This is a predicted structure of a 304-nucleotide RNA (Bacterial RNase P class A) from a Flavobacteriaceae bacterium.
A source record names the gene rnpB.
Its mean pLDDT, the model's own confidence on a scale to 100, is 76.
Rfam family: Bacterial RNase P class A. Rfam classes the family as a ribozyme. About the family: Ribonuclease P (RNase P) is a ubiquitous endoribonuclease, found in archaea, bacteria and eukarya as well as chloroplasts and mitochondria.
[in-house]
RNA sequence: AGCGCAGGCCAUCUUAUCGCUCUGUUUCAAGUAAAUGGAGAGGAAAGUCCGGACACCAAAGGACAGCAUAGCGGGUAACACCCGUCGUUCCGAAACAUCGGGAUAGGACUAGUGCAACAGAAAGCAAGUACAGUUCGGCUGUAGUGAAAUCCGGUAAACUCUAUGCGGUGCAACGCCAAGUAUAUCUACAAUUAAGAGUAGUCCGCUCAAUGUAGAGGGGUGGGCGGCUAGAAUGCCCUAGCAAUAGGUCAUCCAGAUAAAUGAUAAGACUCGACAGAAUCCGGCUUAUCGGCCUGCUUUUUUU
Numbered sequence: 001a002g003c004g005c006a007g008g009c010c011a012u013c014u015u016a017u018c019g020c021u022c023u024g025u026u027u028c029a030a031g032u033a034a035a036u037g038g039a040g041a042g043g044a045a046a047g048u049c050c051g052g053a054c055a056c057c058a059a060a061g062g063a064c065a066g067c068a069u070a071g072c073g074g075g076u077a078a079c080a081c082c083c084g085u086c087g088u089u090c091c092g093a094a095a096c097a098u099c100g101g102g103a104u105a106g107g108a109c110u111a112g113u114g115c116a117a118c119a120g121a122a123a124g125c126a127a128g129u130a131c132a133g134u135u136c137g138g139c140u141g142u143a144g145u146g147a148a149a150u151c152c153g154g155u156a157a158a159c160u161c162u163a164u165g166c167g168g169u170g171c172a173a174c175g176c177c178a179a180g181u182a183u184a185u186c187u188a189c190a191a192u193u194a195a196g197a198g199u200a201g202u203c204c205g206c207u208c209a210a211u212g213u214a215g216a217g218g219g220g221u222g223g224g225c226g227g228c229u230a231g232a233a234u235g236c237c238c239u240a241g242c243a244a245u246a247g248g249u250c251a252u253c254c255a256g257a258u259a260a261a262u263g264a265u266a267a268g269a270c271u272c273g274a275c276a277g278a279a280u281c282c283g284g285c286u287u288a289u290c291g292g293c294c295u296g297c298u299u300u301u302u303u304u
Base pairs, nucleotide, nucleotide: 001300002299004297005296006295007294008293009292010291012269013268014267015266016265017264018263020040021039022038023037024036025035026034027033042275046286047285049284050283051282052281053280054170055169056168057167061204062203063202064201066166067165068164069163070162071085072084073083074082075081086106087104088103089102090101091100092099093098107161108160112159113158114155115154129143130142131141132140133139174226175225176224177223183217185216186215187214188213189212196208197207198206199205233252234251235250237248238247239246240245270273
């Protein structure tokens, strides 16, 4: 210096003018106002695949069914996630060993069922091709075909079995306010020995229901506020740890729209700009992607 592998960071930049959303302060003629300060879409915001926070229902469970996980240990609020280690496997170097890097959905095949083209005598375990031995019994061995053959074979991201675990719905949750109206009518069932509703699916059980419940037809509303962003938050450093991560000091406050806000114009720069736009929030996984930078490891080449 180059190739490869792993991890991390950035995600066009600068200046000027005008414009948009939220928010603080001030002024006023009190308004969709003016002036001024601050902030304003990602590493995946995507997929809606997992796990939760939060909210409400239930809070009386039991059985069955269904779903999820699967070496060992640790992390985390939790997880199907992450870290370490063992096993298995792949690549490279080396050539006894071993080292470096990558992958891994890794319990059980005598509990049972299924699957394996062609070839072959035969593809689930019993029969049995050719040759040889033989205690004359496919009893034993070899060959041939095949990926696998005479066996307690292979295969479980095949069905299944074992062990462990699992309430539901979701910010269009939920709560409050304002306005407005009609339940006038009809049908069915029931009235405490309960019709009906709730309890994720089914059954049992339990609870509510004291003129009720369910349905049909019809009427009103379609508005506003909260939830709504100070967090399992972020950053430097220190300590513990192989690591994931945990603790501590100090510092920082970084969107809250509601048919949906960050754009337009001009000039310049070079790495010439890809994938792509929040909608309750957070931790992961998966997918898409133009380029640039940094760190570590292995190996090749060159120089000293």